c-di-AMP riboswitch aptamer (ydaO/yuaA leader) from a Chloroflexota bacterium, 131 nucleotides, folded computationally. It matches the Rfam family "c-di-AMP riboswitch aptamer (ydaO/yuaA leader)". From the family's description: This family represents a conserved RNA structure found upstream of the ydaO and yuaA genes in Bacillus subtilis and related genes in other bacteria.

């Protein structure tokens, strides 16, 4: 010096998960989710149930059937925006309970949790400094 750990603050990232509020087991705004007509769609379902949130699905291989590997599709980051290239990473989990297509009015629910990136070019935009 690099790296690692702890505490405080700032900034930033995933996610809807943020902000405001004197009266706060609250309220409001904002951002999200679900249910719910006509029309349209569907002619469905009936245990091989069905459905929802979410990027998180599918195919193949291997296996001690716990798992592991590869690929495709999907998603995120590399600190203003767009495009292109490059690099890295994720591809879970949970819920409803036999029931739900879309859906105006309407009804209803959530606002957790987890982290620490810093490549290039082109075209824009903004700011600062000097003349």
């Nucleotide at each position: 010096a690099a790296g690692u750990g702890a505490c405080c603050g700032a900034c930033g990232c995933c996610u809807a998960a943020u902000c405001c509020u004197g009266g706060c087991u609250g309220g409001g705004a904002a951002c999200g989710g679900g249910g719910g007509a006509u029309c349209c769609a569907a002619c469905c379902u009936c245990u091989u149930g069905g459905g929802g949130u979410g990027a998180a699905u599918c195919u193949c291989g291997u296996c001690u059937c716990g798992g592991c590997g590869a690929g495709a599709a999907g998603g995120g980051u590399g600190a203003c925006c767009u495009u292109u290239c490059c690099a890295c990473c994720c591809u879970a989990a949970c819920c409803c309970g036999u029931c739900a297509g879309c859906u105006a009015a309407c009804c209803u629910c959530g606002u957790c949790g987890g982290c620490g990136u810093u490549g290039a070019a082109a075209g824009g935009c903004c700011u600062u400094u000097c003349g």